Two RNAs folded together computationally: RNase P RNA and transfer RNA, 456 nucleotides in total.

RNA sequence: UGAGUUGGCCAGGCGGCCGCGUGGUCCUCUUCGGAGGGCCCCGAGGAACGUCCGGGCUCCGCAGGGCAGGGUGAUGGCUAACGGCCACCCGGGGUGACCCGCGGGACAGUGCCACAGAGAGUAGACCGCCUUCGUGUGUCCUCGGACUCACGAAGGUAAGGGUGAAAGGGUGAGGUAAGAGCUCACCGCGCGACUGGUGACAGGAGCGGCACGGUAAACCCCACCUGGAGCAAGGCCAGACAGAGAGCGUUUGAGGGCUGCCCGCCCGAGCUCUCGGGUAGGUUGCUUGAGCCCCGGAGCAAUCCGGGGCCUAGAUGGAUGGUCGCCACCGGUGCUUCACGCACCGGGACAGAACCCGGCGUAUCGGCCAACUCAUCCG
RNA sequence: GCCCCCGUAGCCCAAUUGGCAGAGGCAGCCGACUUAAAAUCGGUCCAGUGCGGGUUCGAGCCCCGCCGGGGGCACCA
Numbered sequence: 001u002g003a004g005u006u007g008g009c010c011a012g013g014c015g016g017c018c019g020c021g022u023g024g025u026c027c028u029c030u031u032c033g034g035a036g037g038g039c040c041c042c043g044a045g046g047a048a049c050g051u052c053c054g055g056g057c058u059c060c061g062c063a064g065g066g067c068a069g070g071g072u073g074a075u076g077g078c079u080a081a082c083g084g085c086c087a088c089c090c091g092g093g094g095u096g097a098c099c100c101g102c103g104g105g106a107c108a109g110u111g112c113c114a115c116a117g118a119g120a121g122u123a124g125a126c127c128g129c130c131u132u133c134g135u136g137u138g139u140c141c142u143c144g145g146a147c148u149c150a151c152g153a154a155g156g157u158a159a160g161g162g163u164g165a166a167a168g169g170g171u172g173a174g175g176u177a178a179g180a181g182c183u184c185a186c187c188g189c190g191c192g193a194c195u196g197g198u199g200a201c202a203g204g205a206g207c208g209g210c211a212c213g214g215u216a217a218a219c220c221c222c223a224c225c226u227g228g229a230g231c232a233a234g235g236c237c238a239g240a241c242a243g244a245g246a247g248c249g250u251u252u253g254a255g256g257g258c259u260g261c262c263c264g265c266c267c268g269a270g271c272u273c274u275c276g277g278g279u280a281g282g283u284u285g286c287u288u289g290a291g292c293c294c295c296g297g298a299g300c301a302a303u304c305c306g307g308g309g310c311c312u313a314g315a316u317g318g319a320u321g322g323u324c325g326c327c328a329c330c331g332g333u334g335c336u337u338c339a340c341g342c343a344c345c346g347g348g349a350c351a352g353a354a355c356c357c358g359g360c361g362u363a364u365c366g367g368c369c370a371a372c373u374c375a376u377c378c379g
Numbered sequence: 380g381c382c383c384c385c386g387u388a389g390c391c392c393a394a395u396u397g398g399c400a401g402a403g404g405c406a407g408c409c410g411a412c413u414u415a416a417a418a419u420c421g422g423u424c425c426a427g428u429g430c431g432g433g434u435u436c437g438a439g440c441c442c443c444g445c446c447g448g449g450g451g452c453a454c455c456a
Stems, first nucleotide, its partner, number of pairs: 001375010012327007020043002023040007045350001049361002052359005057230004064263004069226005075087004089103001090101004104221002109219002111215003126161002128157009138147003169187006188210001189208003194203003234284004243275006255267003277455003291310008329347007380452007389405003398436001407423005429445005
């Protein structure tokens, strides 16, 4: 200098004018319910989003037992909890920094492996190779045989060809009629004393001639977790109306607590459905919270501990905006000898609280910082 | 705000246990029939299954993340 990897941060600034929402205070009016106005404080985000996980909170009698269902899946740690995060292991990718992985179990059992292929799972003989026998042809000859080739039959063979995603270790040598872990050397694989590590795991003396194909994001098995519903939860107040029909049931117990089912406990006289009617109000929950910032300490880190400081939205048809000026940033064009500089034009995203948090995922104009890697050049 | 469901051709829909990647109808186009048209008959065209990634030999189907569309809800008698 160029090309990258990872992590973190910002999400334009200042001022003028107009405007909106909550709260406080003051003034005016009032039909005492409120209405209007002035001033002051505060007023969206890194994702407020998707609603994919987890928790707080609230109610169901604080939720008993079993089955079913759902979820998670290497190891150690963090946390209120998690399917999240950190560290590490293993496998894969990259020259590397680094990245990716729903990463338990296929000798508990079952299923599936299409097409092709001889054979697809305690395998298999299609071509090929080899042996024996029979028939035929040819050659040689010491006339009884030997050999070559073709065809048929019986058998051996998993080396070679061929099919396939996958064919029951690989290379070489020996061996054999031809072959084969049949034997041997090396590599791979399995078991593994022992050593290191909290652990996953790693190394590995030695042993074994090779047995155990793949698939569990197929059923399933194992381990662990899991009661249900959700602020339209729940509490209080105010106000309006009109009931009718059907079914089930009242101690032989409908229905509810209680979700799919069963048991058990409790309450228990009403419950369910259809048609019709009324209200579409107020208030609380509501924002001080696993909260934010700074400093110090423990830890590789996630995170935790201690001290100090701060209060920072609570709307309910839903506020947080618009415009102008200056400066800063980015891009383009022109002037200028390049640069610097000047002028003009253009751009600034994604999106938006609604009970509250911790994560994940996705969207995002641009900019900044730190650490690291590779290549090249110079010293 | 919360809770559910769906996505296959221009439209409506099927696809068995994951297996040659996709059937059918309507519409469109061409031809036949007709003087011409409609109806009818025959043929043809139209998809890579909303998008991206993964598991698998193999994905419309199984898993994950997005995108788009649709539906439901409160209280009183």
Rfam match: Bacterial RNase P class A. Rfam links the family to the GO terms tRNA processing, dimeric ribonuclease P complex and ribonuclease P activity.